[in-house]
This record gives sequence, structure tokens and C1' cells, in this order.
RNA sequence: CUCUGACAAGGGCAAACCGUCGGUGACGGCGGGGCGCAAAGCCAAGGGGUCUCGGGCGGGAGCAGCCGAGACAGCCCAGCUGCCGGA
Repeated sequence: CUCUGACAAGGGCAAACCGUCGGUGACGGCGGGGCGCAAAGCCAAGGGGUCUCGGGCGGGAGCAGCCGAGACAGCCCAGCUGCCGGA
């Protein structure tokens, strides 16, 4: 450096749900919790996807569509970084 993850060691993260705070909302912060995770670390200004909107267009219409602004990295691919063991 590349491949790999078996019942090793020491650790790490934390779904649903509950409380509280923020947000119109998706959802987020903190505390509890623990379904899972070997990248469940970073990246949303790389691509796709899903979701949201007291926004715009159009329109019979608050649906669908397009545009805009957002959310999700625990939906997928790509990119960056990294612990331990084995080959």
C1' cells in the first nucleotide's frame, strides 16, 4: 500500500420511542433509550433518490408538474479521512 472482518482486546456511534428546546414543516440540538452499525466518521456547492414549505409559475384546484428554498450521509453510487485484528 492492497485485500479482508472470525465469537480477539480496548473503545466508538445510536433507530424506534419518551422528555425538553428550536423550526410553518421535513427535521435538528440536548437528556433518557438501544434497533442496529467496521466507517452509522466527513461531504447535500459530485450524481441519483426520498421527504418538506406561511415561497414562485401555471391552473378549476392546497393534488400532480416545473422553479426556488430547505431536510435526510442510518436510501444508493462517487470522493476524502480513520482504529484494531488477519492475509
Model confidence (mean pLDDT): 84 of 100. c-di-GMP-I riboswitch aptamer from a Gemmatimonadota bacterium, 87 nucleotides, folded computationally.